[in-house]
RNA sequence: CGACACCGGACGGGAGAGUUCCGCUGCAGCGGAGCGCCGAAGGGGCAACACUCCUCAGAACCUCUCAGGCACCAGGACCAUUCGGGUGAG
Numbered sequence: 001c002g003a004c005a006c007c008g009g010a011c012g013g014g015a016g017a018g019u020u021c022c023g024c025u026g027c028a029g030c031g032g033a034g035c036g037c038c039g040a041a042g043g044g045g046c047a048a049c050a051c052u053c054c055u056c057a058g059a060a061c062c063u064c065u066c067a068g069g070c071a072c073c074a075g076g077a078c079c080a081u082u083c084g085g086g087u088g089a090g
Stems, first nucleotide, its partner, number of pairs: 001090001006085005012079002018035007036070003042066001043064003
């Protein structure tokens, strides 16, 4: 000087799933209830390998749906570009 991993920011892309009843009302929309449904915020659960005396540990877009969501908006794992932090292979 300085790559990958890791963390954060900016910006673009970004799926899935509904209806019935009631109330308010400027008829656009808002709220509540019943049943139904979705999974890619978050959260929970587990395999193999490896290690090991026992034990512990053990991933996900898999699974559970607690939370969240089911017009739009918002959110959104993940991916692209970019900036910073940080590490320190070389």
Glycine riboswitch aptamer from Flexivirga meconopsidis, 90 nucleotides, folded computationally. Rfam family: Glycine riboswitch aptamer. Rfam links the family to the GO term glycine biosynthetic process. The sequence was found by an Rfam model in a public genome assembly.